[in-house]
RNA sequence: AGGGGUGUGGCGCAACCCGGUAGCGCAGUGGAUUCCAACCCCAUCGGUUGCAGGUUCAAAUCCUGUCGCCCCUG
Numbered sequence: 001a002g003g004g005g006u007g008u009g010g011c012g013c014a015a016c017c018c019g020g021u022a023g024c025g026c027a028g029u030g031g032a033u034u035c036c037a038a039c040c041c042c043a044u045c046g047g048u049u050g051c052a053g054g055u056u057c058a059a060a061u062c063c064u065g066u067c068g069c070c071c072c073u074g
Base pairs, nucleotide, nucleotide: 001073002072003071004070005069006068007067010026011025012024013023020057028044029043030042031041050066051065052064053063054062
């Protein structure tokens, strides 16, 4: 330099191919239970989807550029 993969709440991952309310688990917070706690149960909090632009009525998803990490070729 070229090619491929990946980036989404504090953490681990879905949703992307085929555009249509961003969801699950853990963690956190509150409650119930308990003599107290743990386990279990209920509720709740937390995301402008790496960044910037474009297309569209509508973008995590499609297009362009760019950045971080991993792999391959030279």